[in-house]
Context: one part of a larger RNA
RNA sequence: CUGGGUGUAAAGGGUGCGUAGGCGGCCUUUCAAGUCAGAUGUGAAAACCCGGGGCUUAACCCCGGGCCUGCAUUUGAAACUGUAGGGCUUGAGUGAUGGAGAGGUAAGCGGAAUUCCUAGUGUAGCGGUGAAAUGCGUAGAUAUUAGGAGGAACACCAGUGGCGAAGGCGGCUUACUGGACAUUAACUGACGCUGAGGCAAGAAAGCGUGGGGAGCAAACAGGAUUAGAUACCCUGGUAGUCCACGCCGUAAUCGAUGAUUACUAGGUGUAGGGGGGUAUCGACCCCCCCUGUGCCGGAGUUAACACAAUAAGUAAUCCACCUGAGGAGUACGGCCGCAAGGUUGAAACUC
Numbered sequence: 001c002u003g004g005g006u007g008u009a010a011a012g013g014g015u016g017c018g019u020a021g022g023c024g025g026c027c028u029u030u031c032a033a034g035u036c037a038g039a040u041g042u043g044a045a046a047a048c049c050c051g052g053g054g055c056u057u058a059a060c061c062c063c064g065g066g067c068c069u070g071c072a073u074u075u076g077a078a079a080c081u082g083u084a085g086g087g088c089u090u091g092a093g094u095g096a097u098g099g100a101g102a103g104g105u106a107a108g109c110g111g112a113a114u115u116c117c118u119a120g121u122g123u124a125g126c127g128g129u130g131a132a133a134u135g136c137g138u139a140g141a142u143a144u145u146a147g148g149a150g151g152a153a154c155a156c157c158a159g160u161g162g163c164g165a166a167g168g169c170g171g172c173u174u175a176c177u178g179g180a181c182a183u184u185a186a187c188u189g190a191c192g193c194u195g196a197g198g199c200a201a202g203a204a205a206g207c208g209u210g211g212g213g214a215g216c217a218a219a220c221a222g223g224a225u226u227a228g229a230u231a232c233c234c235u236g237g238u239a240g241u242c243c244a245c246g247c248c249g250u251a252a253u254c255g256a257u258g259a260u261u262a263c264u265a266g267g268u269g270u271a272g273g274g275g276g277g278u279a280u281c282g283a284c285c286c287c288c289c290c291u292g293u294g295c296c297g298g299a300g301u302u303a304a305c306a307c308a309a310u311a312a313g314u315a316a317u318c319c320a321c322c323u324g325a326g327g328a329g330u331a332c333g334g335c336c337g338c339a340a341g342g343u344u345g346a347a348a349c350u351c
Stems, first nucleotide, its partner, number of pairs: 004322003007305002012319001015200003021194003025088005031082001033081002035077008048066007091191001092188003095184004103177007110154001115149007125136002162169002206247006215241002220236004258318006266296012300307002324351003333344004
């Protein structure tokens, strides 16, 4: 490289937007670049293949033909790809109407609980464990009542419920704001899909500056346990956890399953919306359609497990990735970062 693959064996980029590129709907006209057909020239000789001939044969040599699958010029064809023009509406988008939602950002507000402070009542314990002890308490704790302070998180509702590209999002109200969906069919008329580089956002931890600090809690200290106990258990406790701004850019960032499009038995839930039927004041009820999300299951697929219209089925386009185990996601170099480190990413050697 080919071939084969990527749910679990090696392998889908953690996610989106998008540049180049690749690929691209229906009808019609044009050109003739690709494509196809013919002609001419060229494609050295030798070699090779076929036929024939010469050395007694063969190897070898000679003659003729083929071949040289190509290139150039030229004449044509016009289905397909392409070029240019015209048209279309089903792909895509816009508009109108409508409901759903923890989608995002900012501001304000709320109650329960923990902790602390002040005051009252009250007296000897409290706390903690398998059992204890460290710890707190006669300087009045724990318990209980009232008042106050402060920070963080939002019980029930809550649901294989919803929203978001992913990370993720949950008290209430307001303002601003993104997307999806349904109905309609007024408008644009292929404007599409994918996407190397690039750009953007990206849990937790960590870093910088300034705030904040109730609870929890790496580190640390003490008490236990134990042969030891740098742990598990207990009492404390600092970074951190919270806010603002700026970095970091990684995760089992998982559905371990890239995106888009079309097609392919059924059954049963649920969420948003629409239509119809019976009946009717209306609802309930029954049926159907679109969109999302679950469970089961046939064909088919699969090494099996399983997947099965939300495919791992049948096809198509584009991107990413894999190629024995270890060495190693290491070394070196490059790029990025304040650092921690990230990213790209080998080889010797061993089996």
Small-subunit ribosomal RNA, central domain from a metagenome, 351 nucleotides, folded computationally.